RNA sequence: ACAAAUCAAAGGCAAAGCAGACGAAAGUCUGUGACGCAAAACUACAGGGACUUUGAAAUGUCAGCCAGUUGCAUUU
Numbered sequence: 001a002c003a004a005a006u007c008a009a010a011g012g013c014a015a016a017g018c019a020g021a022c023g024a025a026a027g028u029c030u031g032u033g034a035c036g037c038a039a040a041a042c043u044a045c046a047g048g049g050a051c052u053u054u055g056a057a058a059u060g061u062c063a064g065c066c067a068g069u070u071g072c073a074u075u076u
Base pairs, nucleotide, nucleotide: 003076004075005074006073012037013036017032018031019030020029021028022027035064041069042068043067047066048065049062050061051060
């Protein structure tokens, strides 16, 4: 340097719920909280999929569904 794996985690993130704000909704943000996470970091017309709205659709939303990109620790 490359490849594979995950026993442990100093430090890190933060599900549901609750409070406030925004939004038509899905949902987002802040605080609290801690279910979990070794990529729960980033990427949402221009990969798949899901959700909301709608007469029908997304041009709305989801990266903590798969996926893509980059990266930490340890072991082999």